Overview: Predicted 3D model of a 394-nucleotide part of an RNA (large-subunit ribosomal RNA, domain III) from Sporotomaculum syntrophicum.
[in-house]
Context: one part of a larger RNA
RNA sequence: AAGUAAGCGCAAAGGCAGGUGAGAAUCCUGCCCGCCGAAAACCUAAGGAUUCCUGGGGAAGGCUCGUCCGCCCAGGGUAAGUCGGGGCCUAAGCCGAGGCUGAAGAGCGUAGGCGAUGGACAAUCGGUUGAGAAUCCGAUACCACCUUAAAGCCGUUUGAAGGAUGGGGUGACACAGUAGGGCAAGCCAAGCGCGCGGUUGGAAAAGCGCGUCCAAGCCCGUAGGGCGAACUGCAGGCAAAACCGCAGUUCAAACAGCCUGAGAGGUGACGGGGAGCGAAAACAAGUAGCGAAGUGGCUGCACCCAAACUGUCAAGAAAAACCUCUAACGAGGCUCUAAGGUGCCCGUACCGCAAACCGACACAGGUAGGUGGGGUGAGAAUCCUAAGGCGCGC
Numbered sequence: 001a002a003g004u005a006a007g008c009g010c011a012a013a014g015g016c017a018g019g020u021g022a023g024a025a026u027c028c029u030g031c032c033c034g035c036c037g038a039a040a041a042c043c044u045a046a047g048g049a050u051u052c053c054u055g056g057g058g059a060a061g062g063c064u065c066g067u068c069c070g071c072c073c074a075g076g077g078u079a080a081g082u083c084g085g086g087g088c089c090u091a092a093g094c095c096g097a098g099g100c101u102g103a104a105g106a107g108c109g110u111a112g113g114c115g116a117u118g119g120a121c122a123a124u125c126g127g128u129u130g131a132g133a134a135u136c137c138g139a140u141a142c143c144a145c146c147u148u149a150a151a152g153c154c155g156u157u158u159g160a161a162g163g164a165u166g167g168g169g170u171g172a173c174a175c176a177g178u179a180g181g182g183c184a185a186g187c188c189a190a191g192c193g194c195g196c197g198g199u200u201g202g203a204a205a206a207g208c209g210c211g212u213c214c215a216a217g218c219c220c221g222u223a224g225g226g227c228g229a230a231c232u233g234c235a236g237g238c239a240a241a242a243c244c245g246c247a248g249u250u251c252a253a254a255c256a257g258c259c260u261g262a263g264a265g266g267u268g269a270c271g272g273g274g275a276g277c278g279a280a281a282a283c284a285a286g287u288a289g290c291g292a293a294g295u296g297g298c299u300g301c302a303c304c305c306a307a308a309c310u311g312u313c314a315a316g317a318a319a320a321a322c323c324u325c326u327a328a329c330g331a332g333g334c335u336c337u338a339a340g341g342u343g344c345c346c347g348u349a350c351c352g353c354a355a356a357c358c359g360a361c362a363c364a365g366g367u368a369g370g371u372g373g374g375g376u377g378a379g380a381a382u383c384c385u386a387a388g389g390c391g392c393g394c
Stems, first nucleotide, its partner, number of pairs: 014032006033391004041371003047351002051349001052076006061069002081142002083347004088119002093114003099108003123140005143343007151335004162329001166325004174312004180305003185299005191212006213272002217267003224260004228251007236244002276290002313316001357366002373385003
């Protein structure tokens, strides 16, 4: 040069009034405007680790400001038999007693173990806080075990019930494709309920607005799906078996019987919630409290029945749980009902397409899964919009 040039991180957008304050374009409140709406909404995994809530602060961080904040200080906040994980099971993979190999370090690997991204496994609805909720509270359930009582049944060497690291079954699975029955969800209503029904020429209406619900569990066993049944014999299933398997005989082939099975219906519910109405008031409110209707029709899934059914060839985890069979053992045991009791450890706040994660940043990038309404439409496209959230820190 010069406090000049340039920058202030998407063009979704702000305006006004009131409040607070030493100080306000930027903080708070209200009204209006604008933007997203398969998202810029909601739930949740990973990751983060107090960022959550309350009170206070105003040096630094915040691309300006700041009375404000994911900043600073202090205090508070995460409650579980049922949710997720462990006390259960195994996969890839890893570890690995003995063992094999190797100058050494070590490598591989049997038994065995660890290891979910899979299997198994008992809870729902409502209320509540400044901040937690299938965790607290209320109501109604369920699971395992224990105790007591009642009833029924079986057995005590002619061995019941049970009973294994043992046998068998099941668990148990590919891909493609259609149809059916449902539920969720939505829409409509001259149905039902509550409110409005005002200013102008008319309008108390067949007008306008809003709302028209509810779980698990228990009872019932439907649409649908699957399976032939009984007896006898046997050298197979490393022992045994009444189980499985194989063979034979008889019966049957059906709207039968057995197993399975959504949903509906009933109950749960004399309960909850509910549009709306709505106090008393000390700094205290749409708060406390009260509380109507709850029907019918239409559309209809990618969810459930369903591991179904049909087709195809490339033939599509394991183990435990569970059912059953006996072996050893075994003297009391089982079933049902009623009442009572017990129930361990860890996680649980908050962000989570983002200013809180990964990108050195309050970074136009990246980030698994679920829900995802209405009008238009084939559609999760497009445009508009609801709930909800924002106007991107000059």
Background
It was read from a public genome assembly. The organism belongs to Sporotomaculum, within Bacteria. The prediction has a mean pLDDT of 81.